[in-house]
Context: one part of a larger RNA
RNA sequence: CUGGGCUUAAAGGGUUUGUAGGCGGCCUUGUAAGUCAGGUGUGAAAUCCCUCGGCUCAACCGAGGAACGGCGCUUGAUACUGCAAGGCUUGAGGGAGACAGGGGUAAGCGGAACUGAUGGUGGAGCGGUGAAAUGCGUUGAUAUCAUCAGGAACACCGGUGGCGAAAGCGGCUUACUGGGUCUCUUCUGACGCUGAGGAACGAAAGCUAGGGUAGCGAACGGGAUUAGAUACCCCGGUAGUCCUAGCUGUAAACGAUGAGCACUUAUCUGGGGAUCCUCCCAUAGGUUCCCGGAUGUAGCGAAAGUGUUAAGUGCUCCGCCUGGGGAGUAUGGUCGCAAGGCUGAAACUC
Numbered sequence: 001c002u003g004g005g006c007u008u009a010a011a012g013g014g015u016u017u018g019u020a021g022g023c024g025g026c027c028u029u030g031u032a033a034g035u036c037a038g039g040u041g042u043g044a045a046a047u048c049c050c051u052c053g054g055c056u057c058a059a060c061c062g063a064g065g066a067a068c069g070g071c072g073c074u075u076g077a078u079a080c081u082g083c084a085a086g087g088c089u090u091g092a093g094g095g096a097g098a099c100a101g102g103g104g105u106a107a108g109c110g111g112a113a114c115u116g117a118u119g120g121u122g123g124a125g126c127g128g129u130g131a132a133a134u135g136c137g138u139u140g141a142u143a144u145c146a147u148c149a150g151g152a153a154c155a156c157c158g159g160u161g162g163c164g165a166a167a168g169c170g171g172c173u174u175a176c177u178g179g180g181u182c183u184c185u186u187c188u189g190a191c192g193c194u195g196a197g198g199a200a201c202g203a204a205a206g207c208u209a210g211g212g213u214a215g216c217g218a219a220c221g222g223g224a225u226u227a228g229a230u231a232c233c234c235c236g237g238u239a240g241u242c243c244u245a246g247c248u249g250u251a252a253a254c255g256a257u258g259a260g261c262a263c264u265u266a267u268c269u270g271g272g273g274a275u276c277c278u279c280c281c282a283u284a285g286g287u288u289c290c291c292g293g294a295u296g297u298a299g300c301g302a303a304a305g306u307g308u309u310a311a312g313u314g315c316u317c318c319g320c321c322u323g324g325g326g327a328g329u330a331u332g333g334u335c336g337c338a339a340g341g342c343u344g345a346a347a348c349u350c
Stems, first nucleotide, its partner, number of pairs: 003322004007304002012318001014201004021194003025088007033081002035077008049065006091191001092188003095184005103177007110154001114150008125136002162169002206247006215241002220236004258317006266295011299306002323350003332343004
């Protein structure tokens, strides 16, 4: 450089934003750089190819032709691409009016449960298991009632339901705030898509400092089980789990399916709008737009399956793969307080 690929065989970056770059709607005019055509110059010889010829043939050699894929100059063509100018509204964005939502941040509030404390009742067990024991209990437990305190999480509603770029988001109220959908078609006029680097966000665990600690609970102690039991079960229990500020930057970060645009049989269904009809009303019905699902046509697929939310048919851009092990290791670089992350081989071996 190129071929074939990336749901499950190796392979989609965790997600977004955006720089360079690549790609890019409709119409008109100009230009003629790319592009195409003609002419012309050059493209040494030898070699290669073709046709003849010379050594008895061949190799070899000689002659002629073609070719030399290319480049320059010049004359034209103007469909497409580029460039320049002008215009358009369908892409994109703005505006106005509505709407749905666990989207985010902060503050405040609430009830159930739990644990503890104090007091009352009560009086021998409780707890736990396959069965037990450790454990708790006459210094009065368990149970039950009242009061108080504390921390964490929010039953029912709740749903192949909603929102968010992903991670993720669920008691209630308020404040601030991001995005989305629909309708009008009012404005701008291609302002777009993708995106190497870069930047931001990024579950859990972990780290630093300071708080907090009800429950749960790595480590640890004890009781069982067992041949043993560094486990599964039971009784305890420290970090942690929670909050504030910072770091880490990884996950089966999954739809194991990158983003965007267009096109392609159907049926059923959930959520959010707009609108029409039946005298009115609408929860019935129709139309239309957006989002979430199910079954399945053609097609695709090794099959499982997928199937307008494509893994179908095409286009644009990015990332990645190239037999298994060695190995996500070594080394170097870089980031990190550390743990470690990112980048990432080879020998050897099958």